[in-house]
Context: one part of a larger RNA
RNA sequence: CGCAGGAAAUUUGAGGGAAGCUGUUCCUAGUACGAGAGGACCGGAACGGACGAACCUCUGGUGUGCCAGUUGUCUUAUCAAAGGCACUGCUGGGUAGCUACGUUCGGUUGGGAUAAGCGCUGAAAGCAUAUAAGCGCGAAGCCCUUCCCAAGAUAAGAUUUCCCUUUCCCGCUUAGGCGGGAAGUGAAGGCUCGUUGAAGACUACAACGUUGAUAGGCCAUAGGUGUAAGUACAGUAAUGUAUUUAGCUGAGUGGUACUAAUUAGCCGUUAGA
Numbered sequence: 001c002g003c004a005g006g007a008a009a010u011u012u013g014a015g016g017g018a019a020g021c022u023g024u025u026c027c028u029a030g031u032a033c034g035a036g037a038g039g040a041c042c043g044g045a046a047c048g049g050a051c052g053a054a055c056c057u058c059u060g061g062u063g064u065g066c067c068a069g070u071u072g073u074c075u076u077a078u079c080a081a082a083g084g085c086a087c088u089g090c091u092g093g094g095u096a097g098c099u100a101c102g103u104u105c106g107g108u109u110g111g112g113a114u115a116a117g118c119g120c121u122g123a124a125a126g127c128a129u130a131u132a133a134g135c136g137c138g139a140a141g142c143c144c145u146u147c148c149c150a151a152g153a154u155a156a157g158a159u160u161u162c163c164c165u166u167u168c169c170c171g172c173u174u175a176g177g178c179g180g181g182a183a184g185u186g187a188a189g190g191c192u193c194g195u196u197g198a199a200g201a202c203u204a205c206a207a208c209g210u211u212g213a214u215a216g217g218c219c220a221u222a223g224g225u226g227u228a229a230g231u232a233c234a235g236u237a238a239u240g241u242a243u244u245u246a247g248c249u250g251a252g253u254g255g256u257a258c259u260a261a262u263u264a265g266c267c268g269u270u271a272g273a
Stems, first nucleotide, its partner, number of pairs: 001152001005163007015149004021049007033038001051106005059100004066093005071086006110144003117137004164272001166183007184270001189267004193209005214260003217256005223249003230243005
């Protein structure tokens, strides 16, 4: 821009894409078969491999400052306590998120038309013949069935709901009305803007904007770390014990309007060739 008014939502599915794998063991059954050795079809079950998707409860990884320990040095006058720098100084752990080595799930089933192949009826050709007319069965393959995208599918589909009906002047017209101008009107809805996001390069998408839990803060709590500082006591001291399962705590969960989402602007018209 189109889809012959505008808008919001829900859809149909032309068409396209994805998937499609396979092993071992057991039962049937040491049965059928076979002198024996050996050893099934059909049917049923269990457990796997590779591949793929989703997810983070568990098991792990990461987690650049969440907690703790610790070396050297500088600073806060000093002690103590802290902070800076040294690869995140080094080391031990670790929430959320993201992840695989983790967890769950998938290939099923059923239908249709067939291939090779196997048949029924059956002439030409009194027989025979699956074929000539006619009718069946038959594959991991084909078309559906499963999952995803999808009306720019220009043949542009469907459904539901919402919104807009003003006045005057001039000209034309048999009339309905049409054309031009002026004023009024500015809808439904959308965008901008702002607070943001398990959405994201930007854009887009999604949530919210005081009739508010959108983010921050605060409160509580989960989880993490592992018992803070100060003080008291014991010890010559290093240090230990008690207060204290403390103190601190990024992203989690539940609350709470304290802060910021203010005020507003713009687009979109007037019943539809």